[in-house]
Context: one part of a larger RNA
């Protein structure tokens, strides 16, 4: 020097991407306990006190004996008084730090066995499709075989993903059904033609599909541009135009999403590219590609505070094993 470890004056996260990692808290028992909430939680919330050992009393419960609404023993619990030691009484072991926002998933659970434990996965809860059973979907060349000791309150398969408030327009484009006078459509077939056969060549009949005609977005999706215009200025509720299938509705918002951007304001620091609350011409939010809210919840990510600390200022002793040094 390095591993595992104790201990620190005075400070007290000034370390650091980030308190990483140590250190704090700790058992019972009393008191006490906000917000917010789906009333069931939040909550061991938070903050306080108590605690060993002797010695009395006092009421209980059990349990033995008598002269029995009670007494005397033996053994537990509880409350309570008085004493009495130490720096400390859950004196060792063992044994939560705490708060106060936001983000994301509703929760328990699940997963990358050997770098990822999550905001992925799944979830109950909501849709949608396909299916009357010799079904529908899977697997198998096929015999068979699963769902299926099943039969629409079932099964498959596809999407969302607790609750609560909701879920807007567009069928013009690709897909799903459905329909269909007409058009279009292969081969077989029919007729012709090919000297007679056949190859071959024309011409007519057609089936699914297509073309056409609707319906369908909790199917794949998609959801605008330019002028003007109030009696200060700014805005533009208002008009005019081009254009589309339809021009983006309730909501959210510099967002896990805003490029310019450390956007502006307001909040908290002496000083804050992160954070919280606003705004809102949103490069390029947005409604089961689910929007929006939210109690509880998480070894989750982000911001702040207390309290603690060798993380630091600033490094120090000690104890162990390795290295190193003789040997």
């Nucleotide at each position: 020097c390095u591993u595992a470890g104790g201990c620190g004056a005075g400070g007290g996260a000034a370390c650091u991407c980030g308190g990483c990692a140590a250190a704090u808290u700790a058992g019972c028992c009393c008191c006490g306990u906000a917000a917010c909430u789906u009333c069931g939680g939040g909550a061991a919330a938070a903050g306080g006190g108590g605690u060993g050992c002797c010695u009395g009393a006092a009421c209980u419960c059990c349990u033995a004996g008598c002269u029995a609404u009670g007494c005397u023993g033996g053994g537990g619990g509880u409350u309570u008084a008085g004493g009495u030691c130490g720096c400390a009484g859950u004196g060792a072991c063992a044994a939560g730090g705490g708060g106060g926002a936001g983000g994301c998933g509703a929760c328990u659970g699940u997963u990358u066995a050997c770098u990822a434990a999550a905001a992925a996965c799944a979830u109950a809860g909501g849709a949608g499709g396909c299916c009357g059973c010799a079904a529908g979907c899977g697997c198998g060349a096929a015999a068979g075989c699963g769902u299926g000791u099943a039969a629409a309150c079932g099964g498959c398969c596809u999407u969302u993903g607790a609750g609560u408030c909701c879920u807007g327009g567009c069928c013009a484009g690709u897909g799903g059904c459905g329909g269909u006078a007409u058009c279009u459509g292969a081969a077989a077939c029919c007729c012709g033609g090919g000297u007679u056969c056949a190859a071959c060549c024309g011409g007519g009949c057609u089936a699914a599909g297509g073309a056409c005609c609707g319906c369908u977005a909790a199917a794949c999706g998609c959801c605008g541009g330019g002028a003007g215009u109030a009696a200060c200025u700014c805005u533009g509720a208002c008009u005019c135009u081009c254009u589309u299938a339809a021009g983006g509705u309730a909501g959210c918002c510099a967002a896990a999403u805003g490029c310019c951007u450390u956007g502006u304001c307001g909040g908290g620091u002496a000083a804050g590219u992160u954070c919280c609350g606003a705004c809102g011409u949103g490069c390029a939010u947005g409604a089961a590609u689910g929007g929006a809210u939210c109690a509880a919840u998480g070894a989750c990510c982000u911001c702040c505070c207390c309290g603690c600390u060798g993380u630091c200022c600033c490094c120090g002793c000690c104890u162990a094993g390795g290295g190193c040094c003789c040997g």

Record summary
This is a predicted structure of a 327-nucleotide part of an RNA (large-subunit ribosomal RNA, domain IV) from a Candidatus Bathyarchaeota archaeon. Rfam family: Archaeal large subunit ribosomal RNA. Rfam 15.1 lists 2,955 matches to the family in 1,139 species. Clan: LSU clan. The sequence was found in a public genome assembly. The prediction has a mean pLDDT of 86.